About this RNA:
Model confidence (mean pLDDT): 77 of 100. GlmS glucosamine-6-phosphate activated ribozyme aptamer from Acidimicrobiia bacterium UBA4744, 167 nucleotides, folded computationally. The sequence was found by an Rfam model in a public genome assembly. It matches the Rfam family "glmS glucosamine-6-phosphate activated ribozyme aptamer". Rfam's curators write: This entry contains a glucosamine-6-phosphate activated ribozyme that is found in the mRNA for GlmS. GlmS is an enzyme that uses fructose-6-phosphate and glutamine to generate glucosamine-6-phosphate.
C1' cells in the first nucleotide's frame, strides 16, 4: 500500500431481562343476554417499566469482590454482563540535572491525619411541544437543591535514600 471475508453502528454509573409489576389484542370460564357486551379469573402472542447524576484510567499479566459519592422516594425491587476502584507482578515515568539499586507517588507524579474555607449536579418538581390504541417513551425551556473525591489555609506525623560516574 492494495484486495478480499466477517463482525459492529460508536454507550463504562454503562448495557441487558428467564423473575415482579403494568398495557394491547386473541381465545377460554362465567354473568347478562335477541344481536351482543362486559367486571373477575385463567391462557396465548406482543409490548413496556425496569439508577438521578458527581467524581474515578500511565501500559500489560494475573487475582478477589455487592468497586467511590451523595439526590431522589411506587421497581432506584429480583437478578445477568461489563466496569476507570482493590490487591499482586512486570516495563514506563516524576520526585530525583549522568547511571544503579532501594523508597515513595502517576504525567496535577511526596504520603497520612485534624480543624476551617470557596466552589460545583442530574433527575424529580414547574411550564411548553411531539410520538404510541396503550403502558410508557422522546424533545426544548425557567429556577432550586447534594457529598465523596479534588483544590486552598493551617496545625502535627512520616518520608525525601545508599552508592558509583563526571565536573
Nucleotide at each position: 500500500g492494495a484486495g478480499u471475508c466477517a463482525a459492529c453502528c460508536g454507550a463504562a454509573g454503562c448495557g441487558c431481562c428467564c423473575g415482579a409489576c403494568c398495557c394491547u389484542c386473541g381465545c377460554c370460564c362465567g354473568a347478562c343476554g335477541c344481536a351482543g357486551u362486559c367486571c373477575u379469573g385463567g391462557u396465548g402472542a406482543g409490548g413496556g417499566u425496569g439508577a438521578c447524576g458527581a467524581g474515578g484510567a500511565a501500559g500489560a499479566g494475573g487475582g478477589a469482590c455487592u468497586a467511590u459519592c451523595g439526590a431522589a422516594g411506587u421497581u432506584u425491587c429480583g437478578g445477568c454482563g461489563g466496569a476507570u476502584g482493590c490487591c499482586u507482578u512486570c516495563u514506563c515515568g516524576g520526585c530525583a540535572a549522568c547511571c544503579a539499586c532501594g523508597g515513595u507517588c502517576g504525567u496535577g507524579a511526596c504520603g497520612g491525619u485534624g480543624c476551617g474555607g470557596a466552589g460545583c449536579a442530574a433527575a424529580a418538581u414547574c411550564c411548553g411541544g411531539g410520538g404510541g390504541u396503550g403502558a410508557c417513551c422522546c424533545c426544548g425551556g425557567c429556577g432550586a437543591c447534594a457529598a465523596a473525591g479534588g483544590c486552598c489555609a493551617c496545625a502535627c506525623c512520616g518520608g525525601u535514600g545508599u552508592g558509583g560516574g563526571c565536573g